[in-house]
Molecule: Bacterial RNase P class A
Organism: Actinomycetota bacterium
Formats: sequence, C1' cells, structure tokens
RNA sequence: CGAGUCGGCCGGACGGUCGCGGCCCCUCCCGGGGGUCGAGGAAAGUCCGGGCUCCACAGGGCAGGGUGGUCGGCAACACCGACCCGGGGUGACCCGCGGGAAAGUGCCACAGAAAGCAGACCGCCCCCGUCGCGCUCAUGACGGCGGGAGCAAGGGUGAAACGGUGCGGUAAGAGCGCACCAGCGCCCGGGGCGACCCGGGCGGCUCGGCAAACCCCACCCGGAGCAAGGUCGAGAGGCGCGGUCGCGAGGCCGUGCUGCCCGAGCGCUCGAGGGCUGCCCGCCCGAGCUCGGGGGUGGACCGCACGAGGCCGGCGGCAACGCCGGUCCCAGAUGGAUGGCCGUCACCUCCGCUGCGCUCUUCGGCGUGGCGGAGGGACAGAACCCGGCUUACAGGCCGGCUCGUCCC
Repeated sequence: CGAGUCGGCCGGACGGUCGCGGCCCCUCCCGGGGGUCGAGGAAAGUCCGGGCUCCACAGGGCAGGGUGGUCGGCAACACCGACCCGGGGUGACCCGCGGGAAAGUGCCACAGAAAGCAGACCGCCCCCGUCGCGCUCAUGACGGCGGGAGCAAGGGUGAAACGGUGCGGUAAGAGCGCACCAGCGCCCGGGGCGACCCGGGCGGCUCGGCAAACCCCACCCGGAGCAAGGUCGAGAGGCGCGGUCGCGAGGCCGUGCUGCCCGAGCGCUCGAGGGCUGCCCGCCCGAGCUCGGGGGUGGACCGCACGAGGCCGGCGGCAACGCCGGUCCCAGAUGGAUGGCCGUCACCUCCGCUGCGCUCUUCGGCGUGGCGGAGGGACAGAACCCGGCUUACAGGCCGGCUCGUCCC
C1' cells in the first nucleotide's frame, strides 16, 4: 500500500427568535415574570427473563409448556463469557435448532433394479440347447440367440446404496481369509472440575439419515397484569330527620345512611353459583346467579421516577462479571410536552474556475489544496420499571488482528 476479519463509538455544534411540558421562586387575585430540567441507540417489535401489585397457595392423578455439549456469570433467562465437539476458510476468524436413532412407532420426494427383516437394469461367470465360422468330418476355442443357476467387482441413479486400499482366494466374486486404515462396542492406563482428549488391547466384521415427526431421558414452570392495585369524592333511586308551602294527597329546600330502577329464567340444604386459574377426583365457601331493557357517575390523588442506576478510579478474574472507594441526581405527559424558523461554522455530493506534485511525446490521467455556486443530513419517538434478544438506520470516526506485495 492492497485485500480481509472482529470489536467499540458518534448520530451535527454554537447563537438568536417564537412556542410546549414538569418542578421551584417572585408578584394581592386574574394574569405575568425569572430560574432549572426535558427522548433513544434502538424509546420500536412485545419475542424471552425478572422486579412490583392483586388473586390463589389440604392432597392425589392426568394433561400442557419450556430448556437441552460442558463449566462458569447473572436477580433471572431462550441472555453473556470461556472451553469442548463437528463443519468452512491459507489465515485472522466464522457457522451449528449441539441430549437420545443397537427402546418402540413412523417417514425418506424425484431418479433408480433396490431407500430398511435390501435389491439386480446394464454387467461378470458357469452349465444346457441351438446356430454361425475356420477346405471336409469330429472335438475344442471364439461369436450370436434362447433357457437355468451363481455374483455384486465395474457402470448407471440419488442428498444418501450395507466400510476403504492392497494381497490371497474363486468359475466369477464377496470380510470369504489376512495386513493396514476408518467407524462402532467393551476393557485398561494417563490428562482435565467437566464436555472431552491421548495411548494400548480385544471383539464381531460394518450396524444409513430424520427427534423444529411422535416418542424417550434430565431439569425447570401457579394465574393475571399499572385499565395491576389503593385512597378520596360524585351519583340516579330508596329510607329517615328538620324547615317551608298547601285544607289535603303531596311539592320544594337542607341534611344523615345506603348505593339505582324494571322485566324474564334458574336456585336457597333435594343447593344455583364460586374457589383450588387446563382437566378429573377430592376438599372448601355458599344465597344468590344469568340474560334483556332503562338511568347515573365517568373526577382527583397515590402507585410514579433513588434505581439489579450513571460516570471516574483501584483491586480480583483469560473473560462474562464481581468487590471497594469517590462523585452525580438525570423526562414524567394523560388528547398525551421535548418543536419550528433564521444566521454562522463543520461534514458529504455535484458543477465551474484555478495552484502544486507525480507520470508523460502530447492529448490527458492520478493525488492533493484554494475560491465561487447549488443541493443534502437517516431510522425513529418515552407512558410502571429494569436485564436481554431481534429488527430499522443517511453519513462518519477509532482500535485489535490476519493474508499478500514492496522497501529499510
């Protein structure tokens, strides 16, 4: 310098002006003024895991869901780190939905003879018959055709075809035998916390794949969600009391308690319904429950912003992360604030003019800078709060490592 790989970060800055939300202060009220704070790396999808809140928390059984190499981290996880195994890459590094297929069931498209208690299309080999040919006859060999038996070496199909190479063996062949290799199972020794790795021996010869198919194994899992949940207030109607008007039935006003009215069906120990939040058994509660129609209130506050918190430093650990010290307070709406415009500067793209360097015969090309003009700046936006994952994103910055080439 070129090519590549992994990781981290930023997401314009400043000023003016108009406007918005929370909190604090000032002004006698209305209103106004001042100060201060005011979105994100994903606030998003709501896919996992938790905090928090309410309900449930005698027992038994059956279902259901999730996770899946090992060790560790964490409040927890389907997250993160390190390592193991398998695959890819020259390498940095990347990918893996990574328990079990000799427990059972099932499936394996197309092609192919055969896809799971394998199978024979071409082929190879042997036997029988027949025909042809070599001057004639006979036999053998060779070749063709037909029939029978053997084989799976070679070809061919496929994602996958029942080990590979060599020698022996055979009619041809075949783990049929042997040697080595690969794989599987068992045993022994060594290393590692472990997944697993290294070495040796024996065995039978060889056993296909799919579990994000059912299934089996191990471990884990109550339900609902801030419209959770809580406090205060209002309310139609009913009952009571007081006042007032009226001859009276009654009306109006105020106040206390309760929390509305009408209809239909089922049920009140011969028990509806409810709870144990999937179901059953069982247990417990139990006088209301369901449907339809009408009417009223549809407000305020808490929850709710100090938290598994941010930043800086030190220590431990390969790391994820943990511990200690210091420092900071950092949105809180509820028709839902966090924005618009202008100017300057910086950045990027294009156009025009132009300086310098290199190459060069020139035209020109490459690199770098100046001036002027035009244009551009993404994805997206809190709503109880955290930890992750995933997805979206104009443009830009930084660092580690690898490979190649050249120079010193």